[in-house]
């Protein structure tokens, strides 16, 4: 330098062929239970979906550029 893959909650990740409210597990807060705690159960908070543009009536999803991470080749 060229090409390929990844980037969604604090962490690990789903999200199908663009559609109406963006999710799960773990973690965290509160409550129940308990002598206390753990475990368990209930409930809650937390996201400008890496950034900037574009396409579209509509974008986490499609396109371009950029950034970060990983890999292959030279």
């Nucleotide at each position: 330098g060229a090409c390929c893959c990844c980037u969604u909650a604090g962490c690990u990740c789903a999200g199908c062929c663009g559609g109406u409210u963006a999710g799960a597990g773990c973690g965290c807060g509160u409550g129940a239970c308990u002598g206390u705690g753990a475990a368990u159960c209930a409930u809650g908070a937390g996201g400008u979906c890496g950034c900037u543009g574009g396409u579209u009536c509509g974008a986490g999803u499609c396109c371009a550029g950029c950034a970060g991470g990983g890999g292959u080749c030279g």
Molecule: transfer RNA
Organism: archaeon